[in-house]
Context: one part of a larger RNA
Molecule: small-subunit ribosomal RNA, 5' domain
Organism: metagenome
């Protein structure tokens, strides 16, 4: 000097961009953050129109209505999605992360392409009705029903498995590829007057996305020197999408280490950010890739994916309900409360951007876009402009002549950013058309007013720019370092006056 996710002290006009719990991964009232599909299904409700039959009489009028048709809600089953988006940074010193490789050891709903198929059947459960226990969450039992929910069975081009004649490849165990017979193995409808559309099965390739696997690189400590028994290696069997001690059985004795193992202690890691002339130090906030985590441990189900934040189960600690048997609960989403030197609103919107779900409309979305709030950063306007010497008053000081504040003022003359009112008003909305903006009546445009509303911090002995008076009298104080102050103090206090910077100045912390 430059840097900050900063506090603090003084001060404070505006506008555009950004940033904002660094601490207690501490605890959390409250509302919201994840649903969607009736074009997959039975039913229940609501309204329309329609009507068999019936009922009163005023014989053609009112009422009641099974059942039909459409429209419309939706609590179940079924689907898909809740693994995404958000959040934090505890744990991890590790193939966790970066980079460059490999997988002849491996998966992939959705989504492209391509072939080839959907033929015939069964049995059941939710809801539903009755009912039973329980304060309550909720749990049972009887009966009844449907499906793109569940099961056999036919078909086998396809695949997979055990055999197999053979062929072809070069990349260690080896890979493709095939005649042949044998064995296992599908499927489902819906909308539409129809066409068709959506979707259902098997197989191959494609993209996407994950899993392993290796080289190398990735903090401090030897006042940590020895560590290791599933260790380290076979062989066999299990598991896994998939290779391994990944787990087991037996056998063998191995492995790692001063190129620092083990232990301890600390840390989420990179792209990047901050310094610096560079080489190197230092950081790991925002933004963005990866990697953990979800109150503490631990399991597993279900799926294509999960050992799941707003899912299930067990223990644990806390908190709340309770009729004392027994239940509920997890803000490291958003906002918002304790707590803290410090860090924002319990705001508007799905308009756009993306996302789930649907044939669509359209639902949902606290991601996300916007507003609000902090001078917390950065940037860029203002807080007037030109005249204007009687050098005015007044303030300081004075050797009483003076000098300073000072062209400063006051006056004259303009100017309208900014700001007030008025009046017009967007982009940003894309899809065949129409239609659709939270921000916002904002942004910008214009007319009108009128210098009005807008300056402060800190220094002033050297370093270091800037000096005189009074008060104090080693005292109150000051101070980054030298060091001032004990009676003339340019270094305390105050004032004038100067110097810096300026919607800031200063101090404290931390880096380089």
């Nucleotide at each position: 000097g430059g840097a900050c996710g900063a506090a603090c002290g003084c001060u404070g006009g505006c506008g555009g961009c950004g940033u904002g719990c660094c601490u207690a991964a501490c605890a959390c009232a409250u509302g919201c953050a994840a649903g969607u599909c009736g074009a997959g299904c039975g039913g229940a409700g609501a309204c329309a129109u329609u009507a068999a039959g019936g009922a009163g009489c005023u014989u053609g009028c009112u009422c009641c209505g099974a059942g039909a048709u459409g429209u419309u809600u939706u609590a179940g089953c079924g689907g898909c999605g809740g693994a995404c988006g958000g959040g934090u940074g505890a744990g991890u010193a590790a193939c966790g992360c970066g980079u460059g490789a490999g997988c002849g050891a491996u998966c992939u709903g959705u989504c492209c392409c391509a072939u080839a198929c959907a033929g015939g059947g069964g049995g059941a459960u939710a809801a539903c009705a009755c009912u039973u226990g329980g304060a309550a969450a909720c749990a049972g039992g009887u009966g009844c029903u449907a499906a793109u929910a569940c099961c056999g069975c036919a078909u086998g081009a396809g695949a997979c498995c055990a055999c197999a004649a053979c062929g072809u490849c070069a990349c260690a165990u080896g890979g493709c590829g095939a005649a042949g017979g044998g064995g296992u193995c599908a499927a489902a409808g819906g909308a539409g007057c129809a066409a068709u559309c959506c979707g259902g099965u098997a197989u191959g390739g494609g993209g996407u996305g994950a899993g392993c696997u290796c080289g190398c690189g990735u903090c401090c400590g030897a006042u940590u020197a020895g560590c290791u028994a599933g260790u380290u290696g076979g062989u066999g069997a299990g598991g896994u999408a998939a290779c391994g001690g990944c787990c087991c059985a037996c056998c063998a004795a191995g492995g790692c280490g001063a190129c620092g193992a083990u232990c301890g202690g600390u840390a989420g890691c990179c792209g990047a950010c901050c310094u610096g002339a560079g080489a190197g130090g230092g950081u790991g906030a925002u933004c963005g890739g990866c990697c953990a985590c979800a109150u503490u441990g631990g399991a597993a189900c279900u799926g294509a994916g999960a050992g799941a934040c707003g899912g299930u189960c067990c223990a644990a600690a806390c908190u709340c309900c309770u009729a004392c048997g027994g239940g509920a609960g997890g803000c490291a989403g958003c906002a918002g409360u304790g707590g803290g030197a410090a860090u924002a609103u319990u705001g508007g919107g799905c308009a756009a951007u993306g996302g789930g779900c649907g044939a669509a409309a359209g639902c949902c979305u606290g991601a996300c876009c916007c507003a609000g709030c902090a001078a917390c950063g950065c940037c860029g306007c203002g807080u007037g402009a030109g005249g204007g010497a009687a050098g005015a008053a007044g303030g300081u000081u004075u050797u009483c002549g003076g000098a300073u504040u000072g062209u400063a003022a006051a006056c004259c003359u303009c100017u309208g950013u900014c700001c007030u009112u008025g009046g017009g008003g967007a982009c940003g909305a894309a899809g065949g058309a129409a239609g659709u903006g939270a921000c916002g009546g904002u942004a910008c445009c214009c007319a009108a007013g009128g210098a009005g509303g807008a300056a402060g911090c800190c220094c002033c002995g050297g370093c270091u720019a800037a000096c005189u008076a009074c008060g104090u009298g080693c005292c109150a104080g000051c101070a980054g370092c030298c060091g001032c102050g004990g009676u003339a103090a340019u270094a305390c206090g105050u004032a004038g006056g100067g110097g810096g910077c300026g919607a800031g100045c200063g101090u404290u912390g931390u880096c380089c």